Record summary
Predicted 3D model of a 474-nucleotide part of an RNA (small-subunit ribosomal RNA, 5' domain) from an uncultured Pelagibacteraceae bacterium. Its Rfam family is "Bacterial small subunit ribosomal RNA".

Context: one part of a larger RNA
RNA sequence: GAAUGAACGCUGGCGGCACGCUUAACACAUGCAAGUCGAACGAGAUCUUCGGAUCUAGUGGCAGACGGGUGAGUAACGCGUGGGAACCUGCCCAGUAGUAGAGAAUAACUUGGGGAAACUUAAGCUAAUACUUUAUACGUCCUUCGGGAGAAAGCUUUAUGCGCUAUUGGAUGGGCCCGCGUUAGAUUAGUUUGUUGGUGAGGUAAUGGCUCACCAAGACGACGAUCUAUAGCUGGUCUGAGAGGAUGAUCAGCCACACUGGGACUGAGACACGGCCCAGACUCCUACGGGAGGCAGCAGUGGGGAAUAUUGGACAAUGGGGGCAACCCUGAUCCAGCGAUGCCGCGUGAGUGAUGAAGGCCUUAGGGUUGUAAAACUCUUUCGUCAGGGAAGAUAAUGACGGUACCUGAAGAAGAAGAUCCGGCUAACUCCGUGCCAGCAGCCGCGGUAAUACGGAGGGGUCUAGCGUUAUUC
Numbered sequence: 001g002a003a004u005g006a007a008c009g010c011u012g013g014c015g016g017c018a019c020g021c022u023u024a025a026c027a028c029a030u031g032c033a034a035g036u037c038g039a040a041c042g043a044g045a046u047c048u049u050c051g052g053a054u055c056u057a058g059u060g061g062c063a064g065a066c067g068g069g070u071g072a073g074u075a076a077c078g079c080g081u082g083g084g085a086a087c088c089u090g091c092c093c094a095g096u097a098g099u100a101g102a103g104a105a106u107a108a109c110u111u112g113g114g115g116a117a118a119c120u121u122a123a124g125c126u127a128a129u130a131c132u133u134u135a136u137a138c139g140u141c142c143u144u145c146g147g148g149a150g151a152a153a154g155c156u157u158u159a160u161g162c163g164c165u166a167u168u169g170g171a172u173g174g175g176c177c178c179g180c181g182u183u184a185g186a187u188u189a190g191u192u193u194g195u196u197g198g199u200g201a202g203g204u205a206a207u208g209g210c211u212c213a214c215c216a217a218g219a220c221g222a223c224g225a226u227c228u229a230u231a232g233c234u235g236g237u238c239u240g241a242g243a244g245g246a247u248g249a250u251c252a253g254c255c256a257c258a259c260u261g262g263g264a265c266u267g268a269g270a271c272a273c274g275g276c277c278c279a280g281a282c283u284c285c286u287a288c289g290g291g292a293g294g295c296a297g298c299a300g301u302g303g304g305g306a307a308u309a310u311u312g313g314a315c316a317a318u319g320g321g322g323g324c325a326a327c328c329c330u331g332a333u334c335c336a337g338c339g340a341u342g343c344c345g346c347g348u349g350a351g352u353g354a355u356g357a358a359g360g361c362c363u364u365a366g367g368g369u370u371g372u373a374a375a376a377c378u379c380u381u382u383c384g385u386c387a388g389g390g391a392a393g394a395u396a397a398u399g400a401c402g403g404u405a406c407c408u409g410a411a412g413a414a415g416a417a418g419a420u421c422c423g424g425c426u427a428a429c430u431c432c433g434u435g436c437c438a439g440c441a442g443c444c445g446c447g448g449u450a451a452u453a454c455g456g457a458g459g460g461g462u463c464u465a466g467c468g469u470u471a472u473u474c
Base pairs, nucleotide, nucleotide: 001474002473003472004471006470007469008468009467010466013346014345015344016343017342018341019339020338021304026302027301028300030299031298032297035062036061037060040059041058043056044055045054046053047052069257070256071255078182079181080180081179082178083177084176087174088173092170093169094168095167096166097165098164099163100134101133102132103131109124110123111122112121113120114119140149141148142147154162155161156159183229184228185227190220191219192218195217196216197215198214199213200212201211202210232254233253234252235251236247237246238245239244259280260279261278262277263276282293283292284291285290310336312335313334314333318332319330320329321328322327349379350378351377352376359370360369361368362367383415385410386409387408388407389406393401418463419462420461421460422459423444424443425442429458430457431456432455433454439446440445
């Protein structure tokens, strides 16, 4: 000098664009953040112009694996980059073929029982795109090549409708393997027994000690194994002429986590933030028998801290889920609120004005300086205030933002300047007070009676809605 997710002190007019718990991955009151489909199904309720319409607890389907948060763990194929073969992929696109029969249940519901509640139990009844089974099989799978195996679901407003089944290809997304790169410490030198390899089997979507049985005794290591400490990684960001150094907020990609630890279920996909089970800690309810919960979602509270915002509006746009659709949901998102936290822009007036007024300060007492500065006169009206009009963003309709941006008019210089420094480095000097005191200080150093270095005043320098200090990086 540049920079910051900054903080602190003094000060503070406006706007635009960004950004805003870096600390306790501490604990959380309250509300919301993931639903939707009646064109899958039975039932119930309400309305009815008797045509039907609406609503919903339950069965069923799809979605809750996305989106959003955080960085605890992780020094690792986690990430980055470049390759690879033994894989899966709902919805979507294209192709081929099909969608035929039969059956048994069960929730809801009714009745009875248990419980404080959460909830639960017995009997009876019923439906389906829920479940089971038979048939069929161009493709498909297995095969000893003879053969064997496997499917479907209907609904409706009746049409280029929405679906369903098998299979092929694609697209997208993902799983796995490898080369190279990826912090510090040797005051960590040896480490390892499923360990290293093989055979066989199991398991997986798939390769593989992934797991198991047997066999061999290997494997890694001063080119730093192991251990310890620290840390999410990257694109990037800051600095620098560059090389490099530091860093990883916001935005984007990947990873990991969801009170702590473990586990699987369902599913195309999870070992699942707002799903389930077990254990633990904590909190809450209880009739003491037993139950309920998980903000590292958005707001918000307590706590910690130098320090970081509203318990706001809207689905109008973009996007996502469901639905044939109408539409519903969406604290994603778009906006608004708060904060000089940063960057950028604008303003706080302009011109004329010398008896160089008054006052202040200095003085050699003549004067000098503040200073064209003020006053005064003549103007202007940005921003702000008040009044009127008023968008684009939306494509036929639909605008939270918002009566916002913007435009027009009115009044009136009116409502709007501070911070720090003045010994040298370093731009800017005098007087008074103080008297090694009080104090200053980044370094050198000032102060012990004439202090340009302390405190005040006048004057001056610098930056300016900021200025200075502190911390950190280059």